[in-house]
This is a predicted structure of a 103-nucleotide RNA (Glycine riboswitch aptamer) from Bacillus canaveralius. The coordinates come from a structure-prediction model, not an experiment, and the mean pLDDT is 77. Taxonomically the source falls in Bacillus (Bacteria, Bacillati, Bacilli, Bacillaceae). It was read from a public genome assembly, where an Rfam model found it.
RNA sequence: AUGAUAGUUGUAGGAGAGUGUAAAAAGUAUGUACCACCGAAGGAGCAAGUUCCAAAAAGACCCUUGGAACGAAUCUCUCAGGUAGAUGAACUACAACGGGACG
Repeated sequence: AUGAUAGUUGUAGGAGAGUGUAAAAAGUAUGUACCACCGAAGGAGCAAGUUCCAAAAAGACCCUUGGAACGAAUCUCUCAGGUAGAUGAACUACAACGGGACG
């Protein structure tokens, strides 16, 4: 002196689905009960494939069968969260912080 993946902060953008019904209270947007829905906080599940073990066969490997582990998501689940507004929101872009892969 180059400054990667992942991480943190800020700014901008950012979907979907009932401002449902009932009572009470109050002037709230909360809580309770019931029903209907959404997926993009978070969480969970898995395909191909890779590896290992066992069996058969067999000189060994490969092939075949069974089992196990690893294994992605904007897929699936809907636990959580959400269904007027606000807040939040995966993800994207920019800026900075930190860090130090590679050279």

Of the family's consensus pairs, 90% are formed in the model.